Source information:
c-di-AMP riboswitch aptamer (ydaO/yuaA leader) from Modestobacter sp., 145 nucleotides, folded computationally. The coordinates come from a structure-prediction model, not an experiment, and the mean pLDDT is 81. Taxonomically the source falls in Modestobacter (Bacteria, Actinomycetes, Geodermatophilales, Geodermatophilaceae). Of the family's consensus pairs, 96% are formed in the model.
RNA sequence: ACCGCUCAAUCCUGAUCCCGCGCCGCGUGCGCGGCAGGAGCCGGGGACCCACACGCUCCCCCGGGGUGAAUCGGCCUCCCCGCCGUAGGGCCAGCUUCCGGCCCGAACCCGUCAGCUAACCCGGUCAGCGGUCCAGGAAGAAGGA
Numbered sequence: 001a002c003c004g005c006u007c008a009a010u011c012c013u014g015a016u017c018c019c020g021c022g023c024c025g026c027g028u029g030c031g032c033g034g035c036a037g038g039a040g041c042c043g044g045g046g047a048c049c050c051a052c053a054c055g056c057u058c059c060c061c062c063g064g065g066g067u068g069a070a071u072c073g074g075c076c077u078c079c080c081c082g083c084c085g086u087a088g089g090g091c092c093a094g095c096u097u098c099c100g101g102c103c104c105g106a107a108c109c110c111g112u113c114a115g116c117u118a119a120c121c122c123g124g125u126c127a128g129c130g131g132u133c134c135a136g137g138a139a140g141a142a143g144g145a
Stems, first nucleotide, its partner, number of pairs: 002131005010039005018034006024027001040125006050115001063113001064110004072085004088104005095140005
């Protein structure tokens, strides 16, 4: 460089003063990224309607919400840490299903405020892993001759 995988995280265009990296035909050169704009994609906020809630008294406890598969239990006297499971999610190399195998089951944000939600508004478009290997088996579909 190319191919594949997780993920919304891809594509196109422009600029190239400056910064980083790479290349050589070494020029104040070219390419890529940072930068700007757009498309696509993802997410949040936000009406009516709808949903939820809506008998009385007393006591106790507790803020709530969002991204994501990442929740909920048990053991460790409690917390933390750790361990064992688990709702759930992903991979096994063209696709689907089943069998078999493997892995994850984190982290972060808003700040007392958020059900749904047309119009409308806002934000994101990072990062990481693998390439002869359980990239195993069966059936089916598709495709090719």